[in-house]
Context: one part of a larger RNA
RNA sequence: AACGAACGCUGGCGGCGUGGAUAAGACAUGCAAGUCGAACGAAGAAUUUAAAUAGCUUGCUAAUUAAAUUCUUAGUGGCGGACGGGUUAGUAACACGUGAGAAUCCUACCCUUGAGUGGGGAAUAGCCUUUCGAAAGGAAGAUUAAUGCCCCAUAGUCUCUACGGAGUAAAGGUGCCUUCGGGUAUCGCUUAAGGAUGGGCUCGCGGCCUAUCAGCUAGUUGGUGAGGUAAGAGCUCACCAAGGCAACGACGGGUAGCUGGUCUGAGAGGACGAUCAGCAACACUGGAACUGAGACACGGUCCAGACACCUACGGGUGGCAGCAGUCGAGAAUCAUUCACAAUGGACGCAAGUCUGAUGGUGCAACGCCGCGUGGAGGAUGAAGGCCCUAGGGUUGUAAACUCCUGUCAUCAGGGAGUAAGACUUGGUUGUUAAUAGCCUCCAAGUUUGAUAGUACCUGAAGAGGAAGGGACGGCUAACUUCGUGCCAGCAGCCGCGGUAAUACGAAGGUCCCAAGCGUUGUUC
Numbered sequence: 001a002a003c004g005a006a007c008g009c010u011g012g013c014g015g016c017g018u019g020g021a022u023a024a025g026a027c028a029u030g031c032a033a034g035u036c037g038a039a040c041g042a043a044g045a046a047u048u049u050a051a052a053u054a055g056c057u058u059g060c061u062a063a064u065u066a067a068a069u070u071c072u073u074a075g076u077g078g079c080g081g082a083c084g085g086g087u088u089a090g091u092a093a094c095a096c097g098u099g100a101g102a103a104u105c106c107u108a109c110c111c112u113u114g115a116g117u118g119g120g121g122a123a124u125a126g127c128c129u130u131u132c133g134a135a136a137g138g139a140a141g142a143u144u145a146a147u148g149c150c151c152c153a154u155a156g157u158c159u160c161u162a163c164g165g166a167g168u169a170a171a172g173g174u175g176c177c178u179u180c181g182g183g184u185a186u187c188g189c190u191u192a193a194g195g196a197u198g199g200g201c202u203c204g205c206g207g208c209c210u211a212u213c214a215g216c217u218a219g220u221u222g223g224u225g226a227g228g229u230a231a232g233a234g235c236u237c238a239c240c241a242a243g244g245c246a247a248c249g250a251c252g253g254g255u256a257g258c259u260g261g262u263c264u265g266a267g268a269g270g271a272c273g274a275u276c277a278g279c280a281a282c283a284c285u286g287g288a289a290c291u292g293a294g295a296c297a298c299g300g301u302c303c304a305g306a307c308a309c310c311u312a313c314g315g316g317u318g319g320c321a322g323c324a325g326u327c328g329a330g331a332a333u334c335a336u337u338c339a340c341a342a343u344g345g346a347c348g349c350a351a352g353u354c355u356g357a358u359g360g361u362g363c364a365a366c367g368c369c370g371c372g373u374g375g376a377g378g379a380u381g382a383a384g385g386c387c388c389u390a391g392g393g394u395u396g397u398a399a400a401c402u403c404c405u406g407u408c409a410u411c412a413g414g415g416a417g418u419a420a421g422a423c424u425u426g427g428u429u430g431u432u433a434a435u436a437g438c439c440u441c442c443a444a445g446u447u448u449g450a451u452a453g454u455a456c457c458u459g460a461a462g463a464g465g466a467a468g469g470g471a472c473g474g475c476u477a478a479c480u481u482c483g484u485g486c487c488a489g490c491a492g493c494c495g496c497g498g499u500a501a502u503a504c505g506a507a508g509g510u511c512c513c514a515a516g517c518g519u520u521g522u523u524c
Stems, first nucleotide, its partner, number of pairs: 001523003005520005012371006018364002025327003029324003034079003039076002042073010053062003086282003096206006105199002110195008118152004128141005158167003172187006208254003215245003220242008257279004261272004284305005307318004335361001337360003343357001344355004374404004384395004408465001410460005421447007430438002468513005473494003479508005489496002
């Protein structure tokens, strides 16, 4: 000098930050990943219209049927749950940092370009019926749809090739017009090439301790062939050879996420790796794959284990190292808060929905910074305290008193910025057969704020509501009296205390910092 600090005493306000470092211990409760009805059948509700029926007050009510519109949704289907958020257990490793690279590596959504989007079929969830089970959850039958699944056709490109050839696709939805054949706009779908983004793989170099660890290694090192992968490779396997690493520290043991950086220091260096950012690894413990563009998947699946819960004892269920919160251990670390208004993300044509990401507020002097606790005048140097050589000295312009000011806090009134957009209507540009639709721009109207009646401004009252902590022998700024008497005690080091203690305890005075001051711990 510094700190994610803790403890003791004390404590007025604001701004900006920071806040489970220990038990990767166990977790009650709520929330943290959904969305799309413009992919699909179905169910329910509401409204309107029409039909015929019944009641009858003759134009109203009720139930039924049909049609249209709107809304909601369990299920099938699509996209997203691989991002975002958490933690640092493991890891001494191509994990990280940096710099190169190839063995013709992969890449959903996005962008650019080209081509295509023809014909047909069988199921299945849901619903219904029956049924098993305490529950979780199933079983059987009947029936139905799709942008779900399958077959045929086509194949420029693509894959394989013996260069003859062979093989591989697709899906429709919505708006408008319609001569009902379709057309068109838009969102999609299939295929191919390129880009972008993200990732996989390889290598050089770099960064801990230990020799009281000196030898280590059999898929081990290399080859041939095969398999496997998106892709190179002992990655895996069969056979063959006997290699490979090591004192420039192999192998073993200990410790540890790495980096940008942070702290310190004149620097060189040393120590550290909280917050923020990049990368990695992990998700109760161990193992495994499935789906998918991407996972061997925190809030998915399966198996085993420990733990906990429910049970009708047959069997089931769960995973906060997400945000809050609880218990535990600990010197020690916060609210079971508000909002999606902004930024960003997922889905959706959109409106919008979801979002403990994020934006805010709350708590804590935990840190840094700023402000205040008043200003000027005021000597009979008042009283009181303390000291005294008893004259006085000191506290001390300090107080009282007089005159002011109004920061902050308090009260009253006004009151932002954070809002960009979105929707409706009208016009306009382009597309088009089109005055549908969609796209561009403009205008008018309507509307969106958690923070919060907050910041800020104005006014009112009144010095009123706001100072402590440590030290005073030397180092080290600051001294006297009383008490105690090697006791009680102090102490960072030297050392004080045994009757005159500036070193213990108290008081007065003084010094240093100040909403803090000291102590302890750690680093330089």
The part of an RNA shown here (small-subunit ribosomal RNA, 5' domain) has 524 nucleotides and comes from an uncultured bacterium.
Its mean pLDDT, the model's own confidence on a scale to 100, is 83.
It matches the Rfam family "Bacterial small subunit ribosomal RNA".